[in-house]
RNA sequence: GGAGUCAGCCAGACAAUCGCUGUGCAGCAUUUGCAUGCUGCAGGGAGGAAAGUCCGGGCUCCACAGAGCAAAGUGCCAGGUAACGCCUGGGGGGCGUGAGCCCACGGAAAGUGCAACAGAAAGAUACCGCCCGGUGUUGUGUCGCUUGCGAUGCGACGCUGUGGUAAGGGUGAAAUGGUGCGGUAAGAGCGCACCGCGUGCGUGGUAACACGGCACGGCUAGGCAAACCCCACUUGGAGCAAGGCCAAAUAGGAAUCCACUCGGUGUGGCUCGCAUCGGAUUCGGGUAGGCUGCUUGAGGUGGCUGGCAACAGCCAUCCCAGAUGAAUGAUUGUCCUCGACAGAACCCGGCUUAUCGGCUGACUCCCCCU
Numbered sequence: 001g002g003a004g005u006c007a008g009c010c011a012g013a014c015a016a017u018c019g020c021u022g023u024g025c026a027g028c029a030u031u032u033g034c035a036u037g038c039u040g041c042a043g044g045g046a047g048g049a050a051a052g053u054c055c056g057g058g059c060u061c062c063a064c065a066g067a068g069c070a071a072a073g074u075g076c077c078a079g080g081u082a083a084c085g086c087c088u089g090g091g092g093g094g095c096g097u098g099a100g101c102c103c104a105c106g107g108a109a110a111g112u113g114c115a116a117c118a119g120a121a122a123g124a125u126a127c128c129g130c131c132c133g134g135u136g137u138u139g140u141g142u143c144g145c146u147u148g149c150g151a152u153g154c155g156a157c158g159c160u161g162u163g164g165u166a167a168g169g170g171u172g173a174a175a176u177g178g179u180g181c182g183g184u185a186a187g188a189g190c191g192c193a194c195c196g197c198g199u200g201c202g203u204g205g206u207a208a209c210a211c212g213g214c215a216c217g218g219c220u221a222g223g224c225a226a227a228c229c230c231c232a233c234u235u236g237g238a239g240c241a242a243g244g245c246c247a248a249a250u251a252g253g254a255a256u257c258c259a260c261u262c263g264g265u266g267u268g269g270c271u272c273g274c275a276u277c278g279g280a281u282u283c284g285g286g287u288a289g290g291c292u293g294c295u296u297g298a299g300g301u302g303g304c305u306g307g308c309a310a311c312a313g314c315c316a317u318c319c320c321a322g323a324u325g326a327a328u329g330a331u332u333g334u335c336c337u338c339g340a341c342a343g344a345a346c347c348c349g350g351c352u353u354a355u356c357g358g359c360u361g362a363c364u365c366c367c368c369c370u
Stems, first nucleotide, its partner, number of pairs: 001366010012335007020045002023042007047341001051352002054350005059239004066272004071235005076090005091105001092103004106230002111228002113224002127169002129165003132161014177195006196219001197217005202211003243292004253283006263277004299318008336339001
């Protein structure tokens, strides 16, 4: 100097004018009442993702609400957390030169199932090949003799077998563990050495696991569970349009069906239990107003202590949106880094997705100079 990795912060800025909305204080007006309006002062007012609605909860109701089955979710170990499918650290596997990044990471000997084509065969076998036996033709050497026959040795080619083989070759992503030596009719863990694998023990570690550890064993039936399945753990439902209060109005309406303790109903399904005594459907009528829930929180910030860390504890300090047809906008001027993705609706912890530009820190690799 260049290229990367990880983490954190900001989210156009400043000024002026007019405007929107909440809270507190003071005053005034209106109203049967609840509420409401105006003025002044003070001080607040969208995000890192507010998005997705994918997880987990707080809270409210069913409701006084239990057990089991089914179903669903998660899936290495240890911690964190209110909890989680999240986060942190470790183990194992994979990617990268590296800093780092990713993992849907329990079980294939409980069972079922799937794998095109090729290939003989993919829960297991023999296509080529090699060896043995039988048989036919034939070459050659030796011996004998009746001179072209017989015996015998070494081959070649063809056919054949209720034979042997899985070392060599072929097919395939994958073919009874690999290399070497011995052995065999030819071969094979058939035997041996080393490696690999399995079991047991030892050492280290809380554990997952690891080991140039020890001993035994010729040892094998590969892959897929993000296939069904088995195992371990977890799990009521509905949701702020939950729920509560006030005021007002109407029709305490009508009809039909089922049932009445052997039954019905009770916030996912089924069974038991518990509670209770009616349940379901259709038509028709009234109200759609106001208040609350609604923002002080598993809260933010700073410091100290503990911990590798996530995080926890203690001390101090701060209050930081609560709209309800839905509030933060418009104009002008200046500046430069030229502004992307994008707007709360009960709240919080995560994950995922979208995204312009700037700043800061630590680490890795390459090149050059000294």

Bacterial RNase P class A from a Gammaproteobacteria bacterium, 370 nucleotides, folded computationally. Its mean pLDDT, the model's own confidence on a scale to 100, is 77. NCBI's taxonomy places the organism under Bacteria, Pseudomonadati, Pseudomonadota, Gammaproteobacteria. It was read from a public genome assembly, where an Rfam model found it. Its Rfam family is "Bacterial RNase P class A". It is annotated as a ribozyme. Gene Ontology terms of the family: tRNA processing, ribonuclease P activity and dimeric ribonuclease P complex.